[in-house]
RNA sequence: GAAAUUCUUCGGGGUGAGGUGAAAUUCCUCGACCGGCGGUGAAAGCCCGCGAGUCAGCCAACGCUGGCAGAACCUGUGAGAUUCAGGUGCCGACGGUUAUAGUCCGGAUGAUAGAAGAGUUCU
Numbered sequence: 001g002a003a004a005u006u007c008u009u010c011g012g013g014g015u016g017a018g019g020u021g022a023a024a025u026u027c028c029u030c031g032a033c034c035g036g037c038g039g040u041g042a043a044a045g046c047c048c049g050c051g052a053g054u055c056a057g058c059c060a061a062c063g064c065u066g067g068c069a070g071a072a073c074c075u076g077u078g079a080g081a082u083u084c085a086g087g088u089g090c091c092g093a094c095g096g097u098u099a100u101a102g103u104c105c106g107g108a109u110g111a112u113a114g115a116a117g118a119g120u121u122c123u
Stems, first nucleotide, its partner, number of pairs: 001123001003121008015031005032103002034092002036050004045090002053068006072088005094106003
């Protein structure tokens, strides 16, 4: 200096008021709030990719493939930005619930993308 391997730690946020009703933090009205990880000429929920959940097919197993399943434009600065500044928008798994949920409860004191650190080995 580079690589392999083992271990440790870390690793998801967010709702108020009013209305209707037998019943709604789920519907309606007005308003509020949130944004995992890596990458990208420069900082990203909505550019590219990854991850958690669930369903289907396949597999001896590890897993693989596909669906559910997403969402952005305009102006400006600049060498460079769909990432910054200004403006206006949009999106949000599954199960539960006296009634339909991004924000309530649950799987989850879980798991993972990954981040940091330490040890060992090799050159």
Description
The RNA shown here (FMN riboswitch aptamer (RFN element)) has 123 nucleotides and comes from a Candidatus Zixiibacteriota bacterium. It matches the Rfam family "FMN riboswitch aptamer (RFN element)". Gene Ontology term of the family: FMN binding. NCBI's taxonomy places the organism under Bacteria, Pseudomonadati, Candidatus Zixiibacteriota.